[in-house]
Molecule: transfer RNA
Organism: uncultured Clostridia bacterium
RNA sequence: AGGGCUAUAGCCAAGCGGUAAGGCAUAGGAUUUUGAUUCCUACAUUCGCAGGUUCGAAUCCUGCUAGCCCUG
Numbered sequence: 001a002g003g004g005c006u007a008u009a010g011c012c013a014a015g016c017g018g019u020a021a022g023g024c025a026u027a028g029g030a031u032u033u034u035g036a037u038u039c040c041u042a043c044a045u046u047c048g049c050a051g052g053u054u055c056g057a058a059u060c061c062u063g064c065u066a067g068c069c070c071u072g
Base pairs, nucleotide, nucleotide: 001071002070003069004068005067006066007065010024011023012022018055026042027041028040029039030038048064049063050062051061052060
């Protein structure tokens, strides 16, 4: 320098054009003599950043940033 992959909550992780599932953790509550377990509830108005397309974008397009890998 060229190419490929990845970027979603504190962590893991689904999503494939129509307002983001689930698990762990956390907070509140129920149960319990206490704790653990179990159960209920809450938890992503900027899905890495900036633009574009579209009635509508995490999703499609462009550029950039960061990490990993390949070629030289």